Large-subunit ribosomal RNA, domain VI from a Lachnospiraceae bacterium, 263 nucleotides, folded computationally. The organism belongs to Lachnospiraceae, within Bacteria.

Context: one part of a larger RNA
RNA sequence: CGGAGGAUAUUUGAGAGGAGCUGUCCUUAGUACGAGAGGACCGGGAUGGACGGGCCGCUGGUGUACCUGUUGGCAUGCCAAUGCCACGGCAGGGUAGCCAAGCCCGGAAGGGAUAAACGCUGAAGGCAUCUAAGCGUGAAGCCCCCCUCAAGAUGAGAUGUCCCAUUCUUAGGAAGUAAGACCCCUUGAAGAGUACAAGGUAGAUAGGGCAGAGGUGGAAGUACAGCAAUGUAUGGAGCUGACUGUUACUAAUCGGUCGAGGG
Numbered sequence: 001c002g003g004a005g006g007a008u009a010u011u012u013g014a015g016a017g018g019a020g021c022u023g024u025c026c027u028u029a030g031u032a033c034g035a036g037a038g039g040a041c042c043g044g045g046a047u048g049g050a051c052g053g054g055c056c057g058c059u060g061g062u063g064u065a066c067c068u069g070u071u072g073g074c075a076u077g078c079c080a081a082u083g084c085c086a087c088g089g090c091a092g093g094g095u096a097g098c099c100a101a102g103c104c105c106g107g108a109a110g111g112g113a114u115a116a117a118c119g120c121u122g123a124a125g126g127c128a129u130c131u132a133a134g135c136g137u138g139a140a141g142c143c144c145c146c147c148u149c150a151a152g153a154u155g156a157g158a159u160g161u162c163c164c165a166u167u168c169u170u171a172g173g174a175a176g177u178a179a180g181a182c183c184c185c186u187u188g189a190a191g192a193g194u195a196c197a198a199g200g201u202a203g204a205u206a207g208g209g210c211a212g213a214g215g216u217g218g219a220a221g222u223a224c225a226g227c228a229a230u231g232u233a234u235g236g237a238g239c240u241g242a243c244u245g246u247u248a249c250u251a252a253u254c255g256g257u258c259g260a261g262g263g
Stems, first nucleotide, its partner, number of pairs: 001152001005163007015149004021049007033038001051106005059100004066093005071086006110144003117137004164262001166175003180258004184200005205251003208247005214240003221234005
């Protein structure tokens, strides 16, 4: 821009893409078969490999604004306590998120038409013949079935709901609006930008506060014990990023733009 007014939501599916793998074991059954050795078809069940999709409750990895220990140096006048630099200085743990080595799921089953092949009936050609007319069985393959996208499918589909028939006009059109949308702003398990999604005071969108979960692992100060290093008590202490709940304290203020009048 188009889709014969303007919107908003839900959809159909022409078409396109994806998937399609396979082992072992048990049973049927030591049965059929076979002198024996050996050893099934058909059918039923279990469990794997690789591949694919999803997830983070478990096991773990990472986790540079979490906690702790510690070396050397500098600084806060000194002690104590802290901060900074040295690859996050080094080291031990670790929330959320992301992730696999962790967990769950998938290939199936089924229908249709067939290939090779195997058949029925059956002439030409009194017989025979699966074929010439006609009718079947038959594959991991083909078309459906399963998953995803999909009406620019210009052949532009369908359904629900909302807004209505204004004003001016030089008769071409223009203007202010409706439903609705956008700008702008607060943001996000969404994201390069855009888009998408949640919100904008009639508000829990983000930050902050409060309470908790989880993490770390016993703060500072004081008292006591010890010559001291240090230990114990106060006290599962103190600190704490992303997690959960709650709370308008802060910021989403105030505003602006577009948008039908129906062949």